[in-house]
RNA sequence: GGCAAUUGCUAUCCCGAUUUUAUCGGGAUGGAGGAAAGUCCGAACUUCACAGAACAAGACGCCGGGUAACGCCCGGGUAUUAACCUGGCAACAGGUUAAUAACGGAAAGUACCGCAGAAAAUAUACAGCCUCGAAAUUUUCGGGGCAAUGGUGAAAAGGCAGGGUAAGAGCCUACCGCCCUGAUAGUAAUAUCAGGGGCUUGGUAAACCCCGUCUGAAGCAAGGUCAAAUAGGAAAGUCUUCCUGUUUUUCAGGACAAAGUUGUUCGCUUUGGAUGGCUUUCGGGUAGACCGCUGGAAUCUCAAAGUAAUUUGAGAUCGAGACAAAUAAUUGCCGUCCCACUAAAACGGGAUUACAGAAUUCGGCUUA
Numbered sequence: 001g002g003c004a005a006u007u008g009c010u011a012u013c014c015c016g017a018u019u020u021u022a023u024c025g026g027g028a029u030g031g032a033g034g035a036a037a038g039u040c041c042g043a044a045c046u047u048c049a050c051a052g053a054a055c056a057a058g059a060c061g062c063c064g065g066g067u068a069a070c071g072c073c074c075g076g077g078u079a080u081u082a083a084c085c086u087g088g089c090a091a092c093a094g095g096u097u098a099a100u101a102a103c104g105g106a107a108a109g110u111a112c113c114g115c116a117g118a119a120a121a122u123a124u125a126c127a128g129c130c131u132c133g134a135a136a137u138u139u140u141c142g143g144g145g146c147a148a149u150g151g152u153g154a155a156a157a158g159g160c161a162g163g164g165u166a167a168g169a170g171c172c173u174a175c176c177g178c179c180c181u182g183a184u185a186g187u188a189a190u191a192u193c194a195g196g197g198g199c200u201u202g203g204u205a206a207a208c209c210c211c212g213u214c215u216g217a218a219g220c221a222a223g224g225u226c227a228a229a230u231a232g233g234a235a236a237g238u239c240u241u242c243c244u245g246u247u248u249u250u251c252a253g254g255a256c257a258a259a260g261u262u263g264u265u266c267g268c269u270u271u272g273g274a275u276g277g278c279u280u281u282c283g284g285g286u287a288g289a290c291c292g293c294u295g296g297a298a299u300c301u302c303a304a305a306g307u308a309a310u311u312u313g314a315g316a317u318c319g320a321g322a323c324a325a326a327u328a329a330u331u332g333c334c335g336u337c338c339c340a341c342u343a344a345a346a347c348g349g350g351a352u353u354a355c356a357g358a359a360u361u362c363g364g365c366u367u368a
Stems, first nucleotide, its partner, number of pairs: 001334007009031010033355001037366002040364005045219004057215005062076005077103001078101010104210002109208002111204003126150002128146008158176002161173003177199001178197008223291004233282007240274001241255005256272006298317008335352005
């Protein structure tokens, strides 16, 4: 890792029982991953915002292709590093293989380049080389020329060979490198060739910055539907004692009712239209329930196009949808691996693990 059996958990469907909901019992079918993870990119979907434009902020940055899209993938180019081979006195150039690249701009501007060193970008002169003068006698001092040689550094203002010179220097020449122009090949990045220039331009942009491209915000706890109890809001209806003065309010008197006082009655006192009680309806909204939720840029097979990424066509398949969260455990057989024995096997013994675990869904990347 595969198959089988037994015991469970969970979702859907079917059947039966009780008592409608619901619960219980039985049966059938489905039930984690290559990363379900990090939440780092890109989308679908949803709500909000949005005339148009600009700024800010962030990400990205060779060329072509793929894609729904991407900062991803494929192909190509260039550069650097390493190894090997070839050519050359050398500098260096070419080829093969592998790896890496945050691979636009250092000739817009600013900034930085520790230590060492004379000097780190307005070049400079420590040792040194050449020359002139003076002292002095083979060294010292002063003026001038130089940047080849030495030393420092990650990096020293093109390299290398020759000429040249007092000594030197692209000062001059060949070659290499660099820059400019043109032609050819290529969709392009770019490459090759030819001509010109003594050479003007040190490095760092994962430093600020400049140029170009892209980006509205929040996320399924998005969002939508139904909707208890309690509290609060709105509307309607109804109830709240009767008589007289006086039709209503108010006031006065009397009756009646309730409460208090008293062992009880009478009496006496207080209260009886207010921001009220009750009933019904409506709306917001909480708990809760349902939808969103899994048939999709889907998977598999075959064929065709393409160097490839990928695309197109045909056929087949349906493969978790839970909500504090199920997807598990045990046993047997087979397979695989290891050990011992053996000429080789069989028999025998042992192991079958790790990383981790869906929670709206896809495409990537990264990590384990």